[in-house]
Context: one part of a larger RNA
RNA sequence: UGACGGGGGCCCGCACAAGCAGCGGAGCGUGUGGUUUAAUUCGAUGGUACGUGAAGAACCUUACCUGGGUUUGACAUACAGGUAGUAGCAAGGUGAAAGCCGAGCGACCCUUCGGGGAGCCUGAACAGGUGCUGCAUGGCUGUCGUCAGCUCGUGUCGUGAGAUGCUGGGUUAAGUCCCGCAACGAGCGCAACCCCUGUCCUUAGUUGCCAGCGGAUAAUGCCGGGGACUCUAGGGAGACUGCCGGUGACAAACCGGAGGAAGGUGGGGAUGACGUCAAGUCAUCAUGCCCCUUAUGUUCUGGGCUACACACGUGCUACAUUGGCCGGUACAAAGGGCUGCAAACCCGUGAGGGGGAGCGAAUCCCAAAAAGCCGGUCCCGGUUCGGAUUGGAGGCUGAAACUCGCCUCCAUGAAGGCGGAGUUGCUAGUAAUCGCGGAUCAGCAACGCCGCGGUGAUAUCAUCCUCGGCGUGCACA
Numbered sequence: 001u002g003a004c005g006g007g008g009g010c011c012c013g014c015a016c017a018a019g020c021a022g023c024g025g026a027g028c029g030u031g032u033g034g035u036u037u038a039a040u041u042c043g044a045u046g047g048u049a050c051g052u053g054a055a056g057a058a059c060c061u062u063a064c065c066u067g068g069g070u071u072u073g074a075c076a077u078a079c080a081g082g083u084a085g086u087a088g089c090a091a092g093g094u095g096a097a098a099g100c101c102g103a104g105c106g107a108c109c110c111u112u113c114g115g116g117g118a119g120c121c122u123g124a125a126c127a128g129g130u131g132c133u134g135c136a137u138g139g140c141u142g143u144c145g146u147c148a149g150c151u152c153g154u155g156u157c158g159u160g161a162g163a164u165g166c167u168g169g170g171u172u173a174a175g176u177c178c179c180g181c182a183a184c185g186a187g188c189g190c191a192a193c194c195c196c197u198g199u200c201c202u203u204a205g206u207u208g209c210c211a212g213c214g215g216a217u218a219a220u221g222c223c224g225g226g227g228a229c230u231c232u233a234g235g236g237a238g239a240c241u242g243c244c245g246g247u248g249a250c251a252a253a254c255c256g257g258a259g260g261a262a263g264g265u266g267g268g269g270a271u272g273a274c275g276u277c278a279a280g281u282c283a284u285c286a287u288g289c290c291c292c293u294u295a296u297g298u299u300c301u302g303g304g305c306u307a308c309a310c311a312c313g314u315g316c317u318a319c320a321u322u323g324g325c326c327g328g329u330a331c332a333a334a335g336g337g338c339u340g341c342a343a344a345c346c347c348g349u350g351a352g353g354g355g356g357a358g359c360g361a362a363u364c365c366c367a368a369a370a371a372g373c374c375g376g377u378c379c380c381g382g383u384u385c386g387g388a389u390u391g392g393a394g395g396c397u398g399a400a401a402c403u404c405g406c407c408u409c410c411a412u413g414a415a416g417g418c419g420g421a422g423u424u425g426c427u428a429g430u431a432a433u434c435g436c437g438g439a440u441c442a443g444c445a446a447c448g449c450c451g452c453g454g455u456g457a458u459a460u461c462a463u464c465c466u467c468g469g470c471g472u473g474c475a476c477a
């Protein structure tokens, strides 16, 4: 100087406590381990792997396996020699396909007519590798942790390592600020500047809006019109402990109050210091070394990544009456749409089919929001709970749904009676609950992920204990 302690001190954090909802039991979805397999491609593995890379595995993807082809190559740039195959057809044979054999038709583009470009064959340089090493690396990322820390210059102290500053007294979300002090300053962090949201003003008024005026209708901003309001999106105002009282060291600040839409960082986001874990990634990409070069390259067919005695993680659906089912009836936000979204209408119990208005979209469409509210029904029963599983019949996408897609209808109706030890999330428009949208995408295994709004709580005595962060002491280095 550090690290460490089942030493002590101070403080903080959904860390405990107080609560609410779960997980752990069931069925299913998904990932992983294991096992199996010709292959079940590879990576990620305490926290910080396990709905993770994958925001889409039927073929493709695809890296794996079986089998068939190919060797200047699927792709790039020169070189040498030759040259007619380049835009379109290619009959036919063989084959699972890729490919191989193959007759005929048939002279690429520009041109200053010298040539240039492109193409083909042979050859030799080379290409190629999702082969190895993340313990050779760049870049990017996780984590401690949005924790409040990490350092430097000069000065001073110490033989020196180093210390001081950064400790101390207060205070803060904060090394935030104040006071003191052999320190005085500075940098990276904190905060602020950025975006969204909460109030108001102003400008603008279409595709948005409709208060007042007029017109039309069965009804509707439907029409004339209007800019008031909502809204949209530009500009501005507003919050600064600014004001008052108290506490305090006269400071910083804290407590209470006023006014205010909003208070003491208003709420949310973006933003991640020096560094730690030889953390992760050579399979995004880049890259050193090594390795393969008729194969570890490349191409195609089919299979596999979807296996299944089992074990774990993470989700969904439930076990019902604050409920299930049936009918009626309200109220969102944010998105997406031209190889696209598709209305009305017709057919079908339905998935869907026909149809094609309108819309490159504040105009049209997806689109119904759902929980809610009103009425009816069921009555504690493995049930009108629950929907797994299985049989049958269909629909859609796509060359193609056997391995291995999703959806619909009829039938079938399994486990499941609120879950042991243990364990997770959450402090407010939060938890819980309810639906809606999007990316990827032909389709979809999405119950995942990322967003959006609707309804909307309980609890916090406190810091003794468990877990993680700051100053003193000593056995350790």
Stems, first nucleotide, its partner, number of pairs: 001477002007472001009470001011469003015463001019426005026317008034308002042053002064303002067300004073126001077125001079123005089104001092101003108117003128292002131290001133288001137286002139281003142277001144275001149188006155164003168179003194269004199237007209226002213224003240263001243257005319419001323378007335366003340359002345354003385416001390411007432455007
Predicted 3D model of a 477-nucleotide part of an RNA (small-subunit ribosomal RNA, 3' major domain) from an uncultured bacterium. The full RNA is in RNAcentral, with records from ENA and SILVA. The prediction has a mean pLDDT of 82.